Notes
Predicted 3D model of a 501-nucleotide part of an RNA (large-subunit ribosomal RNA, domain I) from Streptomyces microflavus. Rfam family: Bacterial large subunit ribosomal RNA. RNAcentral holds the full RNA, with entries from ENA. The prediction has a mean pLDDT of 85.
[in-house]
Context: one part of a larger RNA
Parts: sequence; structure tokens; C1' cells
RNA sequence: CGCAUACGGUGGAUGCCUUGGCAGUCAGAGGCGAUGAAAGACGUGGUAGCCUGCGAAAAGCUUCGGGGAGUCGGCAAACAGACUUUGAUCCGGAGAUCUCUGAAUGGGGGAACCCAGCUAGCAUAAGCCGGGUAUCUUGUACUGAAUACAUAGUGGCAUGAGGCGAACCGGGGGAACUGAAACAUCUAAGUACCCCGAGGAAAAGAAAUCAACCGAGAUUCCCCCAGUAGCGGCGAGCGAACGGGGACUAGCCCUUAAGUGGCUUUGAGAUUAGCGGAACGCUCUGGAAAGUGCGGCCAUAGUGGGUGAUAGCCCUGUACGCGAAAAUCUCUUAGUCAUGAAAUCGAGUAGGACGGAGCACGAGAAACUUUGUCUGAAUAUGGGGGGACCAUCCUCCAAGGCUAAAUACUACUGACUGACCGAUAGUGAACCAGUACCGUGAGGGAAAGGCGAAAAGAACCCCGGAGAGGGGAGUGAAAUAGAACCUGAAACCGUAUGCGU
Repeated sequence: CGCAUACGGUGGAUGCCUUGGCAGUCAGAGGCGAUGAAAGACGUGGUAGCCUGCGAAAAGCUUCGGGGAGUCGGCAAACAGACUUUGAUCCGGAGAUCUCUGAAUGGGGGAACCCAGCUAGCAUAAGCCGGGUAUCUUGUACUGAAUACAUAGUGGCAUGAGGCGAACCGGGGGAACUGAAACAUCUAAGUACCCCGAGGAAAAGAAAUCAACCGAGAUUCCCCCAGUAGCGGCGAGCGAACGGGGACUAGCCCUUAAGUGGCUUUGAGAUUAGCGGAACGCUCUGGAAAGUGCGGCCAUAGUGGGUGAUAGCCCUGUACGCGAAAAUCUCUUAGUCAUGAAAUCGAGUAGGACGGAGCACGAGAAACUUUGUCUGAAUAUGGGGGGACCAUCCUCCAAGGCUAAAUACUACUGACUGACCGAUAGUGAACCAGUACCGUGAGGGAAAGGCGAAAAGAACCCCGGAGAGGGGAGUGAAAUAGAACCUGAAACCGUAUGCGU
């Protein structure tokens, strides 16, 4: 040094577990904000820090309910001191307080800071404690230039707005990579992205619609029709409608309406705390019984979780039944106020020309819708459409407006589910994670779970540096479960023995 065996070290795979995730279903809620939000800074406890809670009234105050024995949040014990059957802690409703920043709004500012005017009250020496002072919109009564009347404007009062938020929705703008095996029309795609606006949904909506000579009867969504008819450097590709079957149905108005909303009121239900709630013992093994054996019981309850192993009957629950002082919501009865509200049946409109856009439809035979420029009717004895255009016929009535449901989505709340994951998985994050750390910044972005049933977390002794670490002793079922703690694979490193060289 090699091989073999045994025993270790190191390491943290594997197994088992789950506080966390992922994906859904059914309900709820669908907003918060100048009555100052979301997000934060700084404080706040008897005791230093972080998290949670709260705000100088600061892990809290008042009140109304629930509840019924311990409590003073967590990491996290201990000490000190308190509260509590005269009902604490705790849970729920309502209220009070609520520093500073932040739309941030008195002015400024390098967020959490700096600097001020006006004014009620108290002190009147300083000052203290309140209120108010941004901008814009709309309304309103004054005032009031150039400029006579006026108007603009200044200031006053009242009203509303502003900002945040996951997706869904409407509108205004609007790419490129890519595909076409290159590329320009085309495609990607009206997608991504930007902006504006709204609601719990939004938008659309009661035919100047379709159809085809039969008829249907607003809109929206789904399944067919159908990858059809078509469009298309007729390439790549794009791609309907009629009609049928379903979901859901609701109609109305423009000299005062359908309806919608607020407030008051009648009754019912729901939500925000809770309460009751059946039925088991012995034996054996064991550290421990829920396991074994024996004999019982309940069940509108044998979902689930916990308890020293696997419990219908131990605990918590579950089926079922009951419950609200207060607040809120939904439906409902009746009343009242507001809104609807534009105007009076739709004229610079329909139509036309040129140039665009949208329609599945790329200018095409291209109807229809829309409109930047220029034009420009008729008035129900009228007008639009039926895919160039004309006639006949059929059908509808534009240029005003409102309208639930069926549909879309889920940041958020509750209950439940999973041939979903089980710590290199599942969220980036099971753990104080958008943290540590990196970056000037935009931004990027980890690692890290498990003693034991219970700390019973090893008194005392010994070696040692008042160490580290270890040996005894003790606890425990187990300490090769000893905190570097369940299991403890492999690589890697040793010790002992044997053999070989």
C1' cells in the first nucleotide's frame, strides 16, 4: 500500500411526518379614500431586541352583548408587580383616541422634515389649546379692466373631484420578433404595451333587423351549422352568415313615462359572538392502549382533529336543534323626495365625390357601416334595405333616449374537496422572505423544517485553561434520542484483526 471482516468518523441521501403551498367547488363580498386611503416612518410594555397589536387616551379606553375561571400577545423562560365570581383575560357589535409621512391639500422640501399667516377660548408677560388657510369642476351672490354697456379677471360662499386597488369591461392610440421555409401585400394582431373611463359586472339592446313570396320578431352567452360559403402574393394563412338546438327573458319613453336611487315605515330571512348535543368497561402485552381477548352501548352523530401505538362511545367536534342588546345586508308593505330630462319624432342629416377604416370580405362585380375634406335631399302621396345596378314584390322607419336576467373575472372572506406536492418537491418564501445579500439604478434574489410522550434539557464527581471536548453518575422505553439532537445511504477518512506485496 492492496484485499477481506468487524467497529467507528464524516456526510445528510432515503423512509416517515407537516405548520406551507397548488388546483378547484359552493356561498359571500366585489371596493377603500379629504370623516384623510393603500403603503409607511417613529413611538408605545416594569425589563435590551424582533414580530404582532396599538397611537402621546399608544399589547390599549368607553359602552352594549356573548362567555365563565383563570389572566397580564409570540419568540421566551424567569423576576417584580397587578387584575379576577362586585365576572377578569377572551370573542362579537357600536363608539372614542388615532403622532408624522403619504392624493397630502397653508408655503416649502432631499417622504416621515423645515417655515408661516388668519381666528374662537384661556392667559394676557411669554404662551397654551382648538378651528381654518391647496388646486380644479359646477353653482351662486357681489365686485370688476382695456372699453360706454358688457365681458374677461380677482376675491367670497356652497358642492363635488383628486389617490390606491388582482382580474374582468368599454373607449382612444398601437408595435415588433415571428410565419410566409428569403421578403415587400399579407401574418403575428387590433395581440403586447401606453392612456382615459366605469361597474359589480361592463358593454349591447327593443329592428330604417333578418328572411324569401313561407315567415321570424330586442340584446347577451353556449352547442351546431362549419373549417362550410367565401377572402387570400388564391401563398402562408384568415374565416362568416342564414337556419336549428339551448341558457335567460321585459319591455318602454320624449309636456312629464317605463323605471332607477335616497329617506321613513310593515314583516320575514341572513351575516357579524355563541349554546345544547348520544353511547365503555375489564383483561393481556407494553414506557404508554386507542392494539389483543371478553362482554356491552349509541347512531338524524362511524366527516375530521387530538390524546404516551390504530378510539363511533376519553377530549374537541359531527348529525340535529337553539340563539342577538347592537350594527349591517336581502326581500317585502306603504309613503315621500330626487333623478330620468335630451327635447317635442330627430338636416349640414340621408345620399354623393375623393382619401381612409370596420365588416370573415386584401378595391374587387363590392353592397352595408363609419368619416377627414368638398358637397348635399325628400318629409309617410315620403324614406332605408333585400351584396354592383334597374324594375316588380317583400320588409322596416335612420339622423333622440332608458332598460334587469342569462355572460366575464377573483386581490378579498367562509366552508369543503383533491388517483395534487411533501422540504433540491410544493409559492421565490412551511423557518421573522421579497428577508439576507448583489447592483449607482431599473432590477436581481437565496440558503435555512423534525430531541422526546413529557424537558424529565443531564444535580453531583473527575480530566482540562474558571475552556473546548470528554469520562462517570442521574433522567428516559431508548442518550449511537444530548440540544452539531428522528431515521442516518454513498462518496471520503480511520482503528483493529487476518492475508498478500